Bacterial large signal recognition particle RNA from a Thermomicrobiales bacterium, 263 nucleotides, folded computationally. It matches the Rfam family "Bacterial large signal recognition particle RNA". Gene Ontology terms of the family: SRP-dependent cotranslational protein targeting to membrane, signal sequence recognition and signal recognition particle, plasma membrane targeting. It is recorded under the gene name ffs. Model confidence (mean pLDDT): 77 of 100. The organism belongs to Thermomicrobiales, within Bacteria. The RNAcentral record of the sequence draws on ENA.

RNA sequence: UCGUGCUAGACGGGGAACUAGCGGUGCCCUGUACCCGCAACCCGCUACAGCGGGGUCGAAUUCCCCCUCGAGGUCCGGUUCUGUGGGACUGACGGCGGCACGUGGUGUUGAGGGUAGAGUCCCGCGCGGCGGGGCACUGCGAACCCGGUCAGGACCGGAAGGUAGCAGCCGUAAGCAGAACGCCUCGGGUGACGUGGGAUCGCUCUGCCGGAGCUAACGGUCGACGGGAAGCCGGAGGACUGCGAUCGACAGGGGGUGCACGA
Numbered sequence: 001u002c003g004u005g006c007u008a009g010a011c012g013g014g015g016a017a018c019u020a021g022c023g024g025u026g027c028c029c030u031g032u033a034c035c036c037g038c039a040a041c042c043c044g045c046u047a048c049a050g051c052g053g054g055g056u057c058g059a060a061u062u063c064c065c066c067c068u069c070g071a072g073g074u075c076c077g078g079u080u081c082u083g084u085g086g087g088a089c090u091g092a093c094g095g096c097g098g099c100a101c102g103u104g105g106u107g108u109u110g111a112g113g114g115u116a117g118a119g120u121c122c123c124g125c126g127c128g129g130c131g132g133g134g135c136a137c138u139g140c141g142a143a144c145c146c147g148g149u150c151a152g153g154a155c156c157g158g159a160a161g162g163u164a165g166c167a168g169c170c171g172u173a174a175g176c177a178g179a180a181c182g183c184c185u186c187g188g189g190u191g192a193c194g195u196g197g198g199a200u201c202g203c204u205c206u207g208c209c210g211g212a213g214c215u216a217a218c219g220g221u222c223g224a225c226g227g228g229a230a231g232c233c234g235g236a237g238g239a240c241u242g243c244g245a246u247c248g249a250c251a252g253g254g255g256g257u258g259c260a261c262g263a
Base pairs, nucleotide, nucleotide: 001263002262003261004260005259006258009057010056011055012030013029014028015027020046021045022044023043024042034054035053036052037051038050063256064255065254066253067252068251072247073246074245075244076242077241078240079239080238081237082236084234085233086232089231090230093226094225096223097222098221099220101219102218103217104215105214106213113209114208115207116206117205118204119203120202121198122197123196124195125194126193127191128190130187131186132185133184134183135182137178138177139176140175146171147170148169149168154163155162156161
């Protein structure tokens, strides 16, 4: 150096999650890498490593180590957006209250305050007005069953005379109508009226005391409250970003790797 037979080893790896920790099943990435059984309210292990059984390759394109590249994942920070909750703080808004710093108004033609009277309010009385009714007044008003007078006619009577009575005329009752006053009575969404009593100190007016403030419309400021959620705070998600941190498949490069026999 070559050949044969073996052995170590290999026949996928990684991320997150789970876990005291590790590996596996399940999810994701890479990309093609034997088979069977087991396993998420899990399975196995405490180890150069899923457990159990079987198979193939085998010292190199395939095993081991180092470097580079880097799919992808995880974590951290920043910016921004979305939706959610909070009501401590800042600011805005709303009405309320306090102060009286400014503007305004008002006040020596007298403020606020005090005091007296009147009104406003309530209960009565009188008078007036208005309205209803009645009386009184005027006119009309009865075929007979109202009155007076009763022509004519009728009845009684021998007569004298008497009786009832239609029409007409006059009058009147009920009633109808009118009107202006007048008298009586009742009523009120009645009065620039008179008068008595009460209640109250709110408002208005007036007299007196007194002598400089008063007011709070606007601005300002302070306080408590309300709704809302802009800033803010908590937590969630999306996007972008960082010569951020970490793990890292695939790929590229470099190095390393045993035993026996024969020629």